C1' cells in the first nucleotide's frame, strides 16, 4: 500500500489395519420443469423440443417544392327549381411516371471445422447519403405509363390503337481535373425545382438578379464494405495417404479489385505423422458459471461478426443483393377454379395447431430514443417506450410490539411424581409497514413551429442560416411513482428434513409385508431408518425434487500422480526421424529479459465515487484485460555461426578369460533291438493287483552286431551370450568383453515413435531319421462314477536338413544411459606391490551375501538402488464384459497384433496383523491310544426317545453337552392334555359399602362341582363410638393364564475343562492393527520355578487355605469301653477311663536330612527317619471367555395375547397305546455256577411320633395278630451278602434261565378295570457269551457283593450314599480322539460343517454373426437439362444517332452452343434400422452334475502351446516360484 483476501473434508473393500482404489456426499448456479403451497413491491428473464405447419391483423414507407394529373373527400366558383351537373381554382390526393428507401432495423442458428470466427498485420480494390474543396449546370430530340376506345380471360391478368408530361430516356456543345495513348493527340457530363425582389426588357408566362435545395465531373476525408497474410480454434488413426485445374509458369479472359477465378499451351509439381485425406459433432466471439489458481464447461437474454429465409438454382436492379414481407424456373406441401388456370412462403410482432417435462397478450403509443421519405409540417415505424401473465431467478418489506406463570385447557409423552408444547395463547396496554377507502399529486419535454432581436449571405430592411429572448402547445405509461388522512391486528405461512455422513427423538401402527433409499443401508413383533402423530432442526412466500455444469476429484496430475508385489518397463537388440547433448574463445541476436509505441469495441468483473426511502438496478471515472504487433536495449544462459581442447566416445598395439555362435570330424558308458551259446519257470509290475512278456525257452548270464539320441563324474547363489539361451574331445571360420602401458580422432555422443533383425517350448510345410521318452489312443486298475492320478503299451512329436510361426511366469514380475551417497564378507577374470614358501596388501571389471544413511503402504531395496539427480523411450487410470467383438494388417494353418462398447458391480486389489483351518512341521499332556480287566452291540424285561396312532396320547430336553433327562415316585390327586357338566369380580390378592360371629350338623337332587332347605351357634379386644379375624351378598378398579417370545431379560445350569489359560498398568518398538512382557532353554501336575532377554511389575486362574481320611498326644467319659477288681445268663451291675471309641483341641510332611544328577539355579533320581514323601487319598472349588448351548414349565421379568375365557371348579379319560427304530439298565446264557442244608461268621452308613416296632401267637408266603421299647451311642428298622464247610447236580436248554400265562391270595389306599407292589401253587419263552462298531477303568481302583436314604398311601431293575470281597496291565507316544505352546501357508473371519470353479436347466437384459430387407450420405461413369447468363446466330421486329434516300449502327425476340439445379441409369462404399436362426456374456435367497481353485486343498499350483474330455478340467513339451515339507551343501550374522 483504492482496483492483493486466496486452498477444510466426510461414508463406503477388513473380525481389525495401513495403502491403492473406485462410487457417493456436503457447495455453487441454471432461458429450467414438476410437487406442495403461496401476502406485497422494485428491476430483469421467458418455445432449450419440430429450420414443424400456419387462421387472422398488423410489421416499409415516403416524396405534389420530379411529372402528367383528379378516381375519391371538404371549399370556393359557375349552371340548374330541385335532382344534380360543370369547373385541378384552393386544401390535398387514390392510382400512374419519377426520385429515395427497401441491401437498415427486426428473426433464427439449419448448415458451416471455414479466412467462418478472434488477434495482429497487409495491399491491388469500391462506396448512394455526408463532410471539405475545385471547376460546371449550355443548348436539342424521340418517346412512354396514367388517360381513352377496343378485345380475350372466371380469375389472376393480358393484347392491341390512340393521345402526354417529367429531375423518366437520347444525342449534340463544352472538358479544369479524369481515363486511353504510338506522346502527336483521342474519349467522356449534367436537370430542374422551390423562396424573394430594385431597377431594365417583356402581350403574358417570364427574362434577369439573388438565395437555397438538386444535377454533373474531378480530388480529398469520414463511415462503411470487398480482398489478401500470419497465429489460434472440438474428437476419431478401428480414416494413411490425398490431389489434374491439381502446384506452378506463359498468353489471354474476367472483376470494383490481386489471384487457376476462368481458357489455352507448357512443366509434374502440391499437400501429409507438427496429422493431409475422409468420418461425426458445432455457428465463432466479448463474455457465462465453477474453480485458490492453472484449468474445466458453455456460448440464452445483452453487444461484434456470419450463415440462413419452404427445399434445391438462377441471375435481374442497384452505390451497395445473388434480396426474409422483390423476380425467374424446379420440387414439395396448403389454398381458389367456370378445370382452361392461379395464388402462398411468420427463422419480423402478436396468435393458432403439433411436438414436449415446458415458455406469456390476435394489448398501448409514436410521448421519449432511434430509422425511412419530405425544405418543412409531417407520415411511417410490432425498432422501440410502455402495460398485461409466470414466484422462472435476483433485490427489498411484511404477516405485528411489549408485557402476560393459574406455567390455562387441549395435544403427546410419562418412571404416573411430572416433563413437554409454552410467555406460546388468552387477557391487558400499544404501533400501524402492507393491503383497503378517501384525497392530494410529479420527473421523465429537449424541442419543432409562432413572433421579436442580433449577426451572416445579398444591391436589399425580401427569403434563408446562427444566436438570443417572449409566449403558446405537446405524455402512451397513468391519476403511475410519491405525500396525507381514516378506521382496525385487523388482510398475509409454508415446505423439507430429524440412523451415520449432517443440525434435529419420542409414542403409536405395520411385522422381509407395506413400503424407504444420495452412499452405507433399514423392514422377519419393543423400527429414533416405513406410515401417522407430538416434539424438534434448517430455510421461508417460499421450500423440496429431478435433470444439468464446474467443485471437492492431485480421478489425465503444466502447476500437481505413478509403473518390484496393488493397474502399468515393449521378450531383446541395432538403429531413421525427433528430443536432450563435454569445454574454452569470437561473433549474431532464435528464444529469454527490459524500457517505450500502437492495438486489445462498449458492456461485463474489480475499484472509488453518484442516483433511486435501502438494495437488486441505473449511472460516473478508473483500474483490469495476464494477448498481439511494432521498436530501442542487454547478451549471463540457450540456439545458430567460426576456430579450438581433451575428460565422454572411438581407433590401433601387449598379454587374458570364457558351455559366445557357425561348420567338420571323432569317443566312451547306458538303454533298445537283432544273431548264437549256457540256462529254467518264472518276469515284470503296484499301496495291493491285472493287464503284459514267458515252456515257441522269457528274466539272468556270455561274445558278437546294429542303430539313435544324449554327454555322468569334474560342476560351483562358477564362466559367457542382447535376450531366447549355451556343456564330452579334436580342428576350421567368427562376435564380443575385461585389463596393462601409452599414441591418435577430436564430441564423432546418449535415447529412440515408425522400421528392421534376433527371439524357449509348442505348432505348421517338404525331405530324411526314429534307440529311448510320449499328447493323442488301447488295456488294467482305483473309484459311487474316473473321459484324471498308478500301471503295461503306444502313434504324431522330440532328432537333422531347409521354410514358415513370433508366443511364454520371454521374471530381477525392476526399460536404457551418465553423476553422486557408509561399510564388510565370499567368489570369479586382469594388473600392480611384498612375501622363502603360505599367504598378504592395493586396483579394476563381473557375480552373490549382509548391512548405515535414505526411500517404501509394507514386505523389502540398499554404490549391481527400489536412494539423490539428470537425458530419452513404453505403460498405467475401478471390478467384471474382455486381451473379446467388429474393422486393419501378418500368416499355409493354429493363430498373432492393433483394440472397443453396450450392460453390470460397489466394490476389485496390495502389505501387514490377530484369530481359525491344514489329509503343514515342531514339542508337549490326557484311561487318547498301547498293555489288561469288565462290558455294550445277539436274548427277554424294565426305563427313556423317535415314529406311527390317538378326542388327548400336556410340555420340554435332541452329537459329545437330549434320550433310567425335568420326573427324588403319573391308579384319583398330582396334571399343564382331551370328552362333558359348571362359574365370571372369579379357586387367589388389595381397596368400597351392607349383612353376618367364625363355625358345625342334618336332609334332599346330581357323576360330582354346585343348588334347595332344615337346625344348632352368639365368639375376641373396647376410651362402649367401635375395631380385628372370617363368611356371604353388590358394583368397580382389577384378579388369573404351565398361553407366546430363553433369538427381548435377570438368575441357575450344562460344556470345553479342573485345560493352563486369559488379562492390565507404565515403558519400549510399530505410520497402524498390534507386538513386547506371555517368546527362548531347562523343569513342574500347572504362565510351577529358575535362568536369560526392553521390558518391569500387577491382577483373574494354578497352588494353598476349607471339609473328610489315614498318626500321636492332651481334654473329656454317657447311652460307648472292659486290662485290672468284684458280679452276672448277659459290660448285666460295682468300679475303672488304660484300650476301643465318641468329638473338640493340637501336633506331623517341608524336598526338612543324606547321596547322586543339573548352570553351584529350579528341580530331578534314589536313600534314611517316619502312621504318612514327595500336590499322602478324597472332596469342595471351575479363570477370560465359547456355544444367539438349556430353561418364560421353578422363580422373577420387559412386550404381546385371552378376558362369561387360553382364567377357575367338577366327573370320566388320557400321560401307561403299538407294526417299528435307537440310548441306557436289569437278568441271564452257567459247574469260579445252581440248588439244599449246615456255621446266630463279620459290616458302615442311615430312617424313625400321621413314626419305627420288639418278644409272643397264626400263616407254606406275601403278611397278620400283638403292642414292649424309642424323638433314640440306650428302642427299633436289622437276620447284611457274596464267604465258609457238607451234600448233589454233570454240560443238557438242563436241578442253567427266568419272561409269559392260569389259579389263589396279600398289603395300601375313597378306588388297583384300563392302570399298583408282593405272595404261593402251577406254567417254563428267547438265550449256549453276541456282526460291523463301540463303552467304562490305573488301587483299595476295576469285577463282584449286598445294605440304607430321599421321593413315598402304595409302587425302585432308576437315583444318591454306605460298606465287605478284592485284581490284571502300563514297553511305550509310531498311530486314532480331545487339549495345550511355538512355527509355517491360506483365497477362511457367521472362520473347513470356510470359500469357491465349470457345464446343463430355467427368466430377464444387452450385444456379435445372418439369407437378406428397408433408409440416408458420399463417391465415379453415362443420360437428361428448366429457368438465367455468356458466346454464336444464316430467321422476325426496330422511336432517338449518321444518312437526302436506300440504308447503316445499335437494340429486341425467336433458334443454337457452353455451364448448370431437379430428375435418371449403373456401380461400388460409408452408416442407420430391421431379420428366421445362431454365438458367447451380464443378472437372478434356497435347481442339476461333479469338485478344479485357496491348507502340500489332498496329483504343488501358474503361464505359453499342442491334443483331448458332460463340466469344472486332464495329459504331453520346454519354462516361473507368485510352492509346502525334510534332508544336504553353500553362504552371511552374532557370541
Nucleotide at each position: 500500500g483504492a482496483a492483493c483476501u486466496g486452498a477444510a473434508g466426510a461414508g463406503u473393500u477388513u473380525g481389525a489395519u495401513c495403502c491403492u482404489g473406485g462410487c457417493u456426499c456436503a457447495g455453487a448456479u441454471u432461458g429450467a420443469a414438476c410437487g406442495c403451497u403461496g401476502g406485497c413491491g422494485g428491476a430483469a428473464u421467458g418455445c432449450u423440443u419440430u429450420a414443424c405447419a400456419c387462421a387472422u391483423g398488423c410489421a416499409a414507407g415516403u416524396c405534389g417544392a420530379g411529372c402528367g394529373g383528379c378516381a375519391g373527400c371538404g371549399c370556393g366558383g359557375g349552371g340548374g327549381u330541385a335532382a344534380c351537373c360543370c369547373u385541378g381554382g384552393c386544401g390535398g390526393c387514390g392510382a400512374g411516371c419519377g426520385g429515395c428507401g427497401g441491401a437498415c432495423g427486426g428473426g433464427u442458428g439449419a448448415g458451416u471445422a471455414a479466412c467462418a470466427c478472434a488477434u495482429c498485420g497487409g495491399a491491388a480494390c469500391g462506396u448512394a447519403c455526408c463532410c471539405u474543396g475545385u471547376g460546371g449546370u449550355g443548348g436539342g430530340g424521340g418517346a412512354u405509363a396514367a388517360c381513352g376506345g377496343a378485345u380475350c380471360g372466371a380469375a389472376a391478368g393480358a393484347u392491341u390503337c390512340g393521345c402526354u408530361a417529367a429531375u423518366a430516356c437520347c444525342g449534340c456543345a463544352u472538358a479544369a481535373g479524369a481515363c486511353c495513348u504510338g506522346a502527336g493527340g483521342g474519349u467522356g457530363a449534367a436537370a430542374g425545382c422551390g423562396g424573394g425582389g430594385g431597377a431594365u426588357c417583356g402581350a403574358a408566362a417570364g427574362a434577369c438578379c439573388u438565395c437555397g435545395c438538386g444535377c454533373g465531373a474531378c480530388a480529398g476525408g469520414a463511415g462503411c464494405g470487398g480482398c489478401c497474410g500470419a497465429u489460434g480454434u472440438c474428437c476419431g488413426a478401428u480414416u494413411a495417404g490425398c490431389u489434374a485445374g491439381u502446384u506452378g509458369g506463359u498468353a489471354g479472359g474476367g472483376u470494383a479489385a490481386g489471384a487457376g477465378c476462368c481458357u489455352a499451351c507448357c512443366a509434374a509439381g502440391g499437400c501429409g505423422a507438427c496429422g493431409a485425406u475422409c468420418g461425426g459433432u458445432a455457428g465463432c466471439u466479448g463474455g457465462u458459471c465453477u474453480g485458490a489458481g492453472a484449468g474445466g464447461a458453455u456460448g440464452a437474454u445483452c453487444a461484434g461478426c456470419c450463415a440462413c429465409a419452404c427445399u434445391g438454382g438462377g441471375a435481374c436492379u442497384g452505390a451497395g443483393a445473388c434480396a426474409c414481407g422483390g423476380c425467374c424456373c424446379a420440387g414439395a406441401c396448403u389454398c381458389c377454379u367456370a378445370c382452361g388456370g392461379g395464388a402462398g412462403g411468420c427463422a419480423g410482432c402478436a396468435g393458432u395447431g403439433g411436438g414436449g417435462a415446458a415458455u406469456u397478450u390476435u394489448g398501448g403509443a409514436c410521448a421519449a430514443u432511434g430509422g425511412g421519405g419530405g425544405a418543412a409540417a409531417c407520415c411511417c415505424u410490432g425498432a422501440u417506450c410502455c402495460a398485461g401473465c409466470c414466484a422462472u431467478g435476483c433485490c427489498g418489506c411484511g404477516u405485528g410490539a411489549g408485557u402476560g406463570a393459574a406455567g390455562a385447557a387441549g395435544g403427546c409423552c410419562u418412571u404416573c411424581g411430572g416433563g413437554u408444547u409454552g410467555u406460546a395463547a388468552a387477557g391487558c396496554u400499544c404501533u400501524u409497514u402492507u393491503g383497503u377507502a378517501c384525497g392530494g399529486a410529479a420527473a421523465g419535454a429537449a424541442a419543432a413551429g409562432a413572433u421579436c432581436a442580433a449577426a451572416g449571405c445579398u444591391a436589399a430592411u425580401a427569403c434563408c442560416u446562427u444566436u438570443g429572448a417572449u409566449a403558446c402547445u405537446u405524455g402512451a405509461c397513468g391519476g403511475u411513482a410519491c405525500c396525507g388522512u381514516a378506521a382496525g391486528a385487523a388482510u398475509a405461512a409454508g415446505c423439507a428434513c430429524c440412523g451415520g455422513c449432517u443440525a434435529a427423538c419420542u409414542a403409536c401402527g405395520u411385522g422381509c409385508c407395506a413400503g424407504c433409499a444420495g452412499c452405507c443401508g433399514c423392514g422377519g413383533u419393543a423400527a429414533u431408518a416405513c406410515g401417522u402423530a407430538g416434539g424438534g432442526u434448517g430455510c421461508a412466500a417460499g421450500c423440496g425434487u429431478u435433470a444439468a455444469u464446474c467443485g471437492g476429484a492431485a480421478u489425465u496430475a503444466c502447476u500437481g500422480g505413478g509403473c518390484g508385489u496393488a493397474a502399468a518397463g515393449c521378450g531383446u537388440g541395432c538403429g531413421u526421424a525427433g528430443g536432450c547433448g563435454g569445454u574454452u574463445c569470437g561473433u549474431u541476436g532464435u528464444g529469454u529479459c527490459u524500457g517505450c509505441c500502437g492495438u486489445g469495441a462498449a458492456a461485463u468483473c474489480c475499484c472509488c465515487g453518484g442516483g433511486c426511502u435501502u438494495a437488486a438496478c441505473c449511472u460516473g471515472g478508473g483500474a483490469a484485460u495476464u494477448g498481439c504487433g511494432g521498436u530501442g536495449g542487454a547478451a549471463a544462459c540457450u540456439g545458430g555461426c567460426g576456430a579450438g581442447c581433451u575428460u565422454g566416445a572411438g581407433u590401433g598395439u601387449g598379454g587374458c578369460a570364457g558351455a559366445g555362435g557357425g561348420g567338420g570330424g571323432u569317443g566312451g558308458a547306458a538303454u533298445u533291438c537283432c544273431a548264437c551259446g549256457u540256462g529254467u519257470a518264472g518276469c515284470a509290475g503296484u499301496g495291493a493287483a491285472a493287464u503284459g512278456c514267458g515252456u515257441a525257452g522269457a528274466g539272468a548270464u556270455g561274445u558278437g552286431g546294429a542303430g539313435g539320441a544324449a554327454c555322468a563324474c569334474c560342476g560351483a547363489u562358477g564362466g559367457c551370450g542382447a535376450a531366447g539361451g549355451c556343456a564330452g574331445c579334436c580342428c576350421c571360420c567368427u562376435g564380443g568383453g575385461a585389463u596393462g602401458a601409452g599414441a591418435c580422432u577430436g564430441a564423432c555422443g546418449c535415447u529412440c515413435a515408425u522400421g528392421u533383425a534376433c527371439g524357449a517350448a509348442a505348432g505348421c510345410g517338404u525331405g530324411g531319421g526314429g534307440a529311448g521318452c510320449a499328447a493323442a489312443c488301447a488295456g488294467g486298475a482305483u473309484u459311487a462314477g474316473a473321459u484324471a492320478c498308478c500301471c503295461u503299451g503306444g502313434u504324431a512329436g522330440u532328432c537333422c536338413a531347409c521354410g514358415c510361426c513370433c508366443u511364454a511366469a520371454a521374471c530381477g514380475a525392476u526399460g536404457u544411459c551418465a553423476a553422486c551417497u557408509a561399510g564388510u564378507u565370499g567368489u570369479c577374470g586382469g594388473g600392480u606391490c611384498u612375501u622363502u614358501a603360505c599367504a598378504g596388501a592395493c586396483u579394476u571389471g563381473g557375480u552373490a551375501a549382509c548391512g548405515c544413511a535414505g526411500c517404501u503402504a509394507a514386505c523389502g531395496c540398499g554404490u549391481g538402488a527400489a536412494g539423490u539427480u539428470g537425458a530419452c523411450c513404453g505403460c498405467c487410470u475401478g471390478g467384471g464384459g474382455a486381451g473379446u467383438a467388429c474393422g486393419g494388417u501378418c500368416g499355409c494353418a493354429a493363430g498373432a497384433u492393433u483394440a472397443a462398447a453396450a450392460c453390470u458391480c460397489a466394490a476389485a486389489g496390495g502389505a501387514a496383523u490377530u484369530g481359525a483351518c491344514g489329509g503343514g512341521g515342531a514339542c508337549c499332556c490326557g484311561c487318547a491310544c498301547a498293555a489288561g480287566c469288565g462290558g455294550u452291540g445277539g436274548a427277554u424285561g424294565a426305563u427313556g426317545u423317535g415314529g406311527a396312532u390317538u378326542a388327548a396320547u400336556u410340555c420340554g430336553a435332541u452329537g459329545c453337552a437330549a434320550c433310567g433327562c425335568g420326573a427324588a415316585a403319573a391308579a384319583c390327586c398330582u396334571u399343564a392334555c382331551c370328552u362333558g357338566c359348571u362359574c365370571u369380580u372369579g379357586a387367589c390378592a388389595u381397596g368400597c359399602u351392607c349383612a353376618g360371629a367364625a363355625c358345625g350338623a342334618c336332609u334332599a337332587a346330581g357323576a360330582g362341582a354346585u343348588u334347595a332347605g332344615u337346625u344348632g351357634g352368639u365368639g375376641c379386644c373396647u376410651u362402649c363410638g367401635g375395631g380385628a379375624a372370617c363368611u356371604g351378598a353388590g358394583a368397580c378398579a382389577c384378579a388369573g393364564g404351565u398361553g407366546c417370545u430363553g433369538c427381548a431379560u435377570g438368575g441357575c445350569u450344562g460344556u470345553c475343562g479342573u485345560c493352563a489359560g486369559c488379562u492390565c498398568g507404565u515403558g519400549u518398538c510399530g505410520u497402524g492393527a498390534g507386538a513386547u512382557g506371555u517368546u527362548g532353554u531347562c523343569u513342574u501336575a500347572a504362565g510351577u520355578g529358575a535362568c536369560g532377554c526392553a521390558a518391569c511389575g500387577a491382577g483373574c486362574g494354578c497352588a494353598a487355605c476349607c471339609c473328610u481320611u489315614g498318626u500321636c498326644a492332651c481334654u473329656a467319659g454317657u447311652u460307648g469301653c472292659c486290662a485290672u477288681c468284684a458280679u452276672u445268663a448277659a459290660g448285666u451291675u460295682g468300679g475303672g477311663c488304660a484300650c476301643u471309641u465318641u468329638a473338640g483341641u493340637g501336633a506331623g510332611a517341608c524336598u526338612g536330612c543324606c547321596g547322586g544328577a543339573g548352570u553351584u539355579u529350579a528341580u530331578c533320581c534314589g536313600g534314611a527317619g517316619g502312621a504318612a514323601g514327595g500336590u499322602g487319598g478324597g472332596g469342595a472349588u471351575g479363570a477370560c471367555g465359547u456355544c444367539a448351548a438349556g430353561u418364560c414349565c421353578u422363580c422373577a421379568u420387559g412386550g404381546c395375547c385371552c378376558u362369561u375365557a387360553u382364567g377357575a371348579g367338577c366327573a370320566g379319560g388320557g400321560c401307561u397305546u403299538c407294526a417299528c427304530a435307537c440310548g441306557u439298565c436289569a437278568u441271564a446264557c452257567a459247574a469260579u455256577g445252581g440248588u439244599a442244608g449246615g456255621u446266630a461268621a463279620c459290616a458302615g452308613a442311615g430312617g424313625g411320633a400321621u413314626g419305627c416296632a420288639a418278644a409272643g401267637c397264626c400263616g407254606c408266603g406275601a403278611g397278620g395278630u400283638g403292642g414292649a421299647g424309642c424323638g433314640a451311642a440306650u428302642c427299633u428298622c436289622a437276620c447284611a451278602a457274596a464267604c465258609c464247610c457238607u451234600a448233589u447236580c454233570g454240560u443238557a436248554g438242563u436241578c442253567c434261565g427266568g419272561a409269559u400265562c392260569g389259579u389263589a391270595g396279600u398289603c395300601u389306599g375313597c378306588a388297583a378295570c384300563u392302570c399298583g407292589a408282593c405272595u404261593a401253587c402251577g406254567u417254563g419263552a428267547a438265550g449256549u457269551c453276541g456282526g460291523a462298531a463301540u463303552c467304562g477303568c490305573u488301587a483299595g481302583u476295576a469285577a463282584u457283593c449286598g445294605c440304607a436314604g430321599a421321593u413315598c398311601a402304595g409302587c425302585a431293575u432308576g437315583c444318591u450314599g454306605c460298606g465287605g470281597u478284592g485284581a490284571a496291565u502300563a514297553c511305550g507316544u509310531u498311530c486314532c480322539c480331545g487339549g495345550g505352546u511355538c512355527u509355517u501357508g491360506u483365497a477362511c473371519a457367521c472362520a473347513c460343517c470356510g470359500c469357491c470353479c465349470g457345464u446343463c436347466a430355467c427368466a430377464c437384459c444387452a450385444u456379435g454373426g445372418g439369407a437378406g430387407c428397408g433408409g440416408a450420405g458420399g463417391a465415379u461413369a453415362c443420360c437428361a437439362g428448366a429457368a438465367g447468363u455468356a458466346g454464336c446466330u444464316a430467321g422476325a421486329c426496330u422511336a432517338a444517332c449518321c444518312g437526302c434516300a436506300a440504308g447503316g449502327g445499335g437494340g429486341u425476340c425467336g433458334g443454337u452452343u457452353a455451364c448448370c439445379a431437379c430428375g435418371g441409369u449403373a456401380u461400388g462404399u460409408u452408416u442407420c434400422g430391421u431379420g428366421a436362426c445362431u454365438g458367447g456374456g451380464g443378472u437372478g435367497a434356497a435347481g442339476u452334475c461333479g469338485u478344479a481353485a485357496c491348507a502340500a486343498g489332498g496329483u504343488a499350483g501358474c503361464a505359453g502351446u499342442a491334443g483331448g474330455g458332460g463340466a469344472a478340467c486332464c495329459u504331453g513339451c520346454g519354462g516361473c516360484u507368485g510352492g509346502a515339507u525334510c534332508a544336504c551343501c553353500u553362504c552371511c550374522u552374532u557370541u